[in-house]
This is a predicted structure of a 1479-nucleotide RNA (small-subunit ribosomal RNA) from an uncultured prokaryote.

RNA sequence: AACGAACGCUGGCGGCGUGCCUAACACAUGCAAGUCGAACGGAGAUAAGAAGCUUGUCUCUGAGUAGAGUGGCGCACGGGUGAGUAACACGUGGAUAAUCUACCUGAUGAUCCGGGAUAACAUUUCGAAAGGGAUGCUAAUACCUGAUAAGCCUACAGUCACUUCGGGGACAGUAGGAAAAGAUGGCCUCUUUUUUUUGAAAGCUAAUCAGAUGAGUCCGCGUCCCAUUAGCUAGUUGGCGGGGUAAUGGCCCACCAAGGCUACGAUGGGUAGCUGGUCUGAGAGGAUGAUCAGCCACACUGGAACUGAGACACGGUCCAGACUCCUACGGGAGGCAGCAGUGGGGAAUUUUGCGCAAUGGGCGAAAGCCUGACGCAGCAACGCCGCGUGAGGGAUGAAGGUUUUAGGAUCGUAAACCUCUGUCAGAAGGGAAGAACCACCUGUAGUAUAAUACACUGCAGCUUGACGGUACCUUCAGAGGAAGCACCGGCUAACUCCGUGCCAGCAGCCGCGGUAAUACGGAGGGUGCAAACGUUGUUCGGAAUUAUUGGGCGUAAAGAGCGUGUAGGCGGUUCGUCAAGUCUGAUGUGAAAGCCCGGGGCUUAACCUGGGAAGUGCAUUGGAAACUGGAAGACUUGAGUACGGGAGAGGAAAGCGGAAUUUCGAGUGUAGGAGUGAAAUCCGUAUAUAUUAGGAGGAACACCGGUGGCGAAGGCGGCUGCCUGGACCGAUACUGACGCUGAGACGCGAAAGCGUGGGGAGCAAACAGGAUUAGAUACCCUGGUAGUCCACGCCGUAAACGAUGGGCACUAGGUGUCGCGGGUAUUGACCCCUGCAGUGCCGCAGCUAACGCAUUAAGUGCUCCGCCUGGGAAGUACGGUCGCAAGACUAAAACUCAAAGGAAUUGACGGGGGCCCGCACAAGCGGUGGAGCAUGUGGUUUAAUUCGACGCAACGCGAAGAACCUUACCUGGGCUUGACAUCCCCGGACAACCCAUGAAAGUAGGGGGUGCCCUUCGGGGACUGCCGGUUCAGGUGUUGCAUGGCUGUCGUCAGCUCGUGUCGUGAGAUGUUGGGUUAAGUCCCGCAACGAGCGCAACCCCUGUCCCAUGUUGCCCAGCAGUUCGGCUGGGCACUCUAGUGGGACUGCCGGUGUUAAACCGGAGGAAGGUGGGGACGACGUCAAGUCCUCAUGGCCUUUAUAUCCAGGGCUACUAACGUGCUACAAUGGUCGGUACAAAGGGUUGCGAACCCGCGGGGGGGAGCCAGCCCCAGAAAGCCGGCCUCAGUUCGGAGUGGAGUCUGCAAUUCGACUUCAUGAAGUCGGAAUCGCUAGUAAUCGCGGAUCAGCCAUACGGCGGUGAAUACGUUCCCGGGCCUUGUACACACCGCCCGUCACACCAUGGGAGCUGGCUAUGCCCAAAGUCGUUACCCCAACCUUGCGAGGGGGACGCCUAAGGCAGAGCUAGUGACUGGGGUG
Repeated sequence: AACGAACGCUGGCGGCGUGCCUAACACAUGCAAGUCGAACGGAGAUAAGAAGCUUGUCUCUGAGUAGAGUGGCGCACGGGUGAGUAACACGUGGAUAAUCUACCUGAUGAUCCGGGAUAACAUUUCGAAAGGGAUGCUAAUACCUGAUAAGCCUACAGUCACUUCGGGGACAGUAGGAAAAGAUGGCCUCUUUUUUUUGAAAGCUAAUCAGAUGAGUCCGCGUCCCAUUAGCUAGUUGGCGGGGUAAUGGCCCACCAAGGCUACGAUGGGUAGCUGGUCUGAGAGGAUGAUCAGCCACACUGGAACUGAGACACGGUCCAGACUCCUACGGGAGGCAGCAGUGGGGAAUUUUGCGCAAUGGGCGAAAGCCUGACGCAGCAACGCCGCGUGAGGGAUGAAGGUUUUAGGAUCGUAAACCUCUGUCAGAAGGGAAGAACCACCUGUAGUAUAAUACACUGCAGCUUGACGGUACCUUCAGAGGAAGCACCGGCUAACUCCGUGCCAGCAGCCGCGGUAAUACGGAGGGUGCAAACGUUGUUCGGAAUUAUUGGGCGUAAAGAGCGUGUAGGCGGUUCGUCAAGUCUGAUGUGAAAGCCCGGGGCUUAACCUGGGAAGUGCAUUGGAAACUGGAAGACUUGAGUACGGGAGAGGAAAGCGGAAUUUCGAGUGUAGGAGUGAAAUCCGUAUAUAUUAGGAGGAACACCGGUGGCGAAGGCGGCUGCCUGGACCGAUACUGACGCUGAGACGCGAAAGCGUGGGGAGCAAACAGGAUUAGAUACCCUGGUAGUCCACGCCGUAAACGAUGGGCACUAGGUGUCGCGGGUAUUGACCCCUGCAGUGCCGCAGCUAACGCAUUAAGUGCUCCGCCUGGGAAGUACGGUCGCAAGACUAAAACUCAAAGGAAUUGACGGGGGCCCGCACAAGCGGUGGAGCAUGUGGUUUAAUUCGACGCAACGCGAAGAACCUUACCUGGGCUUGACAUCCCCGGACAACCCAUGAAAGUAGGGGGUGCCCUUCGGGGACUGCCGGUUCAGGUGUUGCAUGGCUGUCGUCAGCUCGUGUCGUGAGAUGUUGGGUUAAGUCCCGCAACGAGCGCAACCCCUGUCCCAUGUUGCCCAGCAGUUCGGCUGGGCACUCUAGUGGGACUGCCGGUGUUAAACCGGAGGAAGGUGGGGACGACGUCAAGUCCUCAUGGCCUUUAUAUCCAGGGCUACUAACGUGCUACAAUGGUCGGUACAAAGGGUUGCGAACCCGCGGGGGGGAGCCAGCCCCAGAAAGCCGGCCUCAGUUCGGAGUGGAGUCUGCAAUUCGACUUCAUGAAGUCGGAAUCGCUAGUAAUCGCGGAUCAGCCAUACGGCGGUGAAUACGUUCCCGGGCCUUGUACACACCGCCCGUCACACCAUGGGAGCUGGCUAUGCCCAAAGUCGUUACCCCAACCUUGCGAGGGGGACGCCUAAGGCAGAGCUAGUGACUGGGGUG
């Protein structure tokens, strides 16, 4: 795009078309083929109407009508259907010299004389009926004999031209043969009626010729699928002679011969009516064969003939069968695939209508009759086409709906409302075309005629309509009666809200749905089409996805394992020729309709119609001769032969050889050997292994040896000779296209395997043992049999690979190597240049999806063969062929999936590689894991033990402070515009405070009190609280997987990118890789890259040194003065210090190494040296990482509760678990006494001195200090001295008892501290594991935040003392760069294989069982044609015979159906069973 459609939903009108695709299933009822009285004989109504009367008959009209019969013509057309048919059935073009043709047209010409019957009818008879029988009468255009024969037919011979050479035609001759029918009307003559004759015309009839039309037969070409159908055929193929037919012919028969068809697909099987056309497509094609038209076939199924011009006959006959109906049971009847209609089947297909008015057909002279052909109407949106459902104005953008960011937006000029119009439908009125005829009648003109009759021809008038009062026209009224369907994620035009929550559902493909769904359902809105719209089905297209146009085969599917060669296909140069192909012209045909073009008619269109074009085809014919082809001739370059050479693991068979292994016997010799990652099994004291010489036997041939050679491939390797194939080189001669490829076919064909017979050293499937392992039917080891070897015969496959079929030609080069030759040169060998043939590598053009190939093509062409067409099922099943078997070859389908696959790219990964880094390992130091306690987590418990965080990167984390508060949890008590915010209204100043009650929150009442600003003193305003009300508040409720922000982590790792350019079809690459170097993508060099950005580094802060400047609260005593002797004071600012500003360090200098580089190494100087040390600073990104309980925020949920207030409780429970810590286990220690030295901080609801009290915690006290001033504040380890002496201790301090202090409203659950007493575990910690590279680890103390206090041993800072070790990068972990493999991309925590278990599905086998189809053989054989006939019957003729002829019967051949038999093919089903697919 289309449809004979169906289904869903909806539905106003008209025109034109179309309408059982299924059961060629069965059919009730009616109709669909009759007609002619102008062929014939006769008989002759009913109904209805009328007139009479004896009211049940008669007369008239109807009417000599209808009906019956003989006869003629028609019934073979028209109409239906598509079962069968793969065929001369159809299409196309021919042939018929091998034929027929009723009716029609033209022409010729005839029509003589006779005869005998028969139906109807009458009588009778059988039968239920259908239907017969007998006797008698009769006619014809029915039937028959004879005569005649122009022409016709048959036979014979002749002439002429023609021919396909077979023959046929024309003409004349001889012999024989075959004809008929009359009727009607009119006229004339004669006549009394009857009858007869003549003339004219029409029609009919016999014969013949010709035409037209129709038909038969034959031929060329075209016409579906299966080769898992490869051979078929006995009337088969041909001949001769007959028969038969309209006619050829094995069409049939007898005889003779042995042929015929087939790979260009016979035979068999399946499917199917064919065509014009139709649909689609740019075309070529593909699909299809409804309606219309041509042909064919069929008519319940099968068979058969009759009649006829034509049939083997849809509405005829006979027989058989199935089915249905009637029956008196004896017998009969029937055939809708005609039109309607019924049942049935089905997803599905109409009225038992009207009419012959038109067109057409039959009969007829005609009127006319018949016509379910046809014309119309009815039903159906089934299709195509047309029209309408209104038009213009109308913004308060109404109401209402939807939505919202609450403003608005949208439905929407849409509606309302105003002004109009009048199609369709409705009503009324008018009203066609289709009609042309025929006939009668009237008028008129002509023809013919003796004729103004008649007849015929023409014109005019008259007459005929089913549709239908329809189309059309006019008028009336009135916007009135007339819009739906699908879709809105992408493809694909059209978006939001609500509901739902991987449910319900959607889906053409991709795919949507797991709480914000433009994808489900609804709504609003929108988009598309519109009396329709969607869905389903089917066909073509897109699909170059079967490729002729127009594809491929190295790796995607695809080159046969290799050769020889048949058919076939293709084929070198040249001369002329033929004209098959080819090209060109002409002629015929290519039906009509359809398509196309341009006209015409319906108002338009659809539709209808006149004309043209086209129809690419076929046939005949004229011409051309380049190319292909045919036949003939020539040529040498393709191919081959002869000659001369050398090379070679080419093949076959025979002989020979040495090394080695094993084994045998002997000698020497002694305890091991062998084997492995390590072992063991194993061998060995019966003498192994080792070693010496000797024997045996089998197999294989080291070195040479080589991308060297040979061969078609498989393959071929010691040496020698014999036999033998091929290739190559050289130079001449010869043949003269002899060539290439190659379906079938034939041969060869590794290894393994099989058969028979040998052989058997080594090796070695199976097998055994030992190991390994979770297991180990493996890898490793010890043994070991087939086999490996030989001969003969099978098998016929391999990643049989260059994954690349063969041949020929052409198309840049460079460089090896092998064989042969030429040239130059040389004494010679090499070297050098060059030709041919092979074999490698690199590379241009070109090709390729890319990889790659590239004169050995995967380039450019020609030619031949083989093969492919999504993955799986499956190279499987079945069938066939081969094989001893194993199996091989050939080779599907059901079902299932939306992919499977190739090449390349970027990542990620690897028990891949290279380089490099990191407290990563190693080297060290100290810990954790064991104990007690602290703290967090899990689990458990509980009314609650609020919540979050879960590998690193949760677990001393959020929490820098849970007794109340916090607090989110639980129990109980309250409250509801609320504890908090905004707005409005009302009242009034009700507030603080006191009393009552209660656990408190609160509640109820009373008292108390009247504020501020302005004022005209009336009031007004602002503010706060209370009561009431409306918008609303509130939520630590949920979703971190809806989010923002913030944070963790890889990781302070060195990376991550961009612009332009270049390369690539592209993804992408390059840059960023490489050589060095660095902590660093740091820098240098090189480079199709050149630059740039975010990162690194630097800039910032602290610290280390110096200068300048500043000197109080800091510092100082050099100088001066005072002094309580303390820089205490005056004083000073040099130093330290303070807070600032600067300098300094940059590989700058020297030497070496390095590429004259970057840089590295060493050195000098320097406070500091190669980033001086530390901090802040965290690229692109990853983890849906963490957080809705910091905050913010969408959606959802809640609203007398999930909000809010309060009291008490809980978060602190219990524990066998885990993490992080503290304190220890002691002598490098503990304890006592004395004594020294910090830094950084904090302090006014605060730090709090001196002094006094207390053992102490602390109390009293209150100076000073808003801090360089005062206070916290004593640093501790250390040092000096004493004691302890290796113990569960003078270690260790848990837990417990007593007494207290402090904070606080309050220490019971549940605080810290002091003191007295007591004094647990623990003696250095299993597997495992953590931190740290220098002022670091370790160790020692000090401050701070939070904070009333504190469970702080935590966290975050500060300083004191102050180490050890690093050979090194093999290994573990993590990371960076390059490279490689990949079937991974959620990226190795990936992907993925097979068994088993379960469910479902299709399928193979299967003892069998049941159908269908086909052919064969035999039996029986209806009807019927043909043949025979001695039986029976008979009008025509001859004659008097059972003559001719006819009919019947009987017999014979053939034969449908039926029966029997064994086959083949096919379908269904089957216990059980095999594999397969999906989950």

The RNAcentral record of the sequence draws on ENA. Rfam family: Bacterial small subunit ribosomal RNA.